[in-house]
Formats: sequence, structure tokens, C1' cells
RNA sequence: GGGAGUAGCUCAGUUGGCUAGAGCGUCGCGUUGCCAUCGCGAAGGUCGAGGGUUCGAAUCCCUUUUCCC
Repeated sequence: GGGAGUAGCUCAGUUGGCUAGAGCGUCGCGUUGCCAUCGCGAAGGUCGAGGGUUCGAAUCCCUUUUCCC
């Protein structure tokens, strides 16, 4: 100097705008004699931290911190 940090895990989401999402996992229900599979549903997030701009920020700006090159 460049890249990355978003759910327990792996990640998506950038011309700023419904209410922040997916897969896996977890929990519940259905199915089954039981389990698995499958189907349906639910919980789980101060978007690394602090500040700024704006009617509005995961997204733009500044500082800071951790990791990779």
C1' cells in the first nucleotide's frame, strides 16, 4: 500500500432507501413403530469499535482495532 471483519459456522447484500438475507446448524410441529430423510414453522444480528455527513448509513467520510497478502 491492497483485501477482509454482517446470525453458532460459511457467506451474499455497494449508483445510500420496503422491515438486513441465504445455506448449514439449533429448537418446535408434521410424517415414521423409533431414527434418518423430507415438509412446515420459529428463535438467533447494536453489520469489528468510536465519531461524522444525511430526512435516511452494512453501504459515503475520518479515527481506531484484528486477520490475510
This is a predicted structure of a 69-nucleotide RNA (transfer RNA) from a bovine gut metagenome. The prediction has a mean pLDDT of 80. Rfam family: tRNA. Rfam classes the family as a transfer RNA. From the family's description: Transfer RNA (tRNA) molecules are approximately 80 nucleotides in length. Gene Ontology term of the family: triplet codon-amino acid adaptor activity. The sequence is in RNAcentral, with records from MGnify.